[in-house]
Order: sequence, then structure tokens, then C1' cells
RNA sequence: UUUUGUAAAAGGCAAAAUAAAUGAAAAUUUAUGACGCAAAGCCAAGGUCUAAGAGCUAUAUGCUUAUGAUAGCUAGGUUGCACAA
Repeated sequence: UUUUGUAAAAGGCAAAAUAAAUGAAAAUUUAUGACGCAAAGCCAAGGUCUAAGAGCUAUAUGCUUAUGAUAGCUAGGUUGCACAA
């Protein structure tokens, strides 16, 4: 330095739920909380979610569609702590 792994030590992140706010919604942020995670750090290619706007129609809580969201869905890229092999 690279790959793989996780017993110890130092730490890190934070599911569900609740409250407030933002948002059309999905969802996000903050606080509490801790299900779990060796990248549960970052990145939107695929998948998934939503449908404001737009289009269509038989006018219905209708259908289609991402420019919206999701990295704790998949597969990758990239950065990184400790120790061991």
C1' cells in the first nucleotide's frame, strides 16, 4: 500500500414511534429515542414511492408521466478509524 475479516479499544451513525416545521404528495429537517449498521460516510445508473404541473378520458377519491423523493432496496464508483491475517 492492497485485499479480506471483526475479538478488543476509541469512537461514529440512528430504525420505529412522538412533537414541531417544510412540502401537492412521497418524503425531508430539528429534538427525544435506539431497531440495528464495519462504511447505515458521499455519489441517483437501475428498482421502488409520490403525481403538483402536463396529457388523455368513460369526468372518476379516474389513468399515464418525474423535472420530485429514496444511499437503512440492488449493483457499482469514491473517501475513511482501529486491529488481525
Predicted 3D model of an 85-nucleotide RNA (c-di-GMP-I riboswitch aptamer) from a mouse gut metagenome. It matches the Rfam family "c-di-GMP-I riboswitch aptamer". Its family is annotated with cyclic-di-GMP binding in the Gene Ontology. The sequence is in RNAcentral, with records from Rfam and Ribocentre.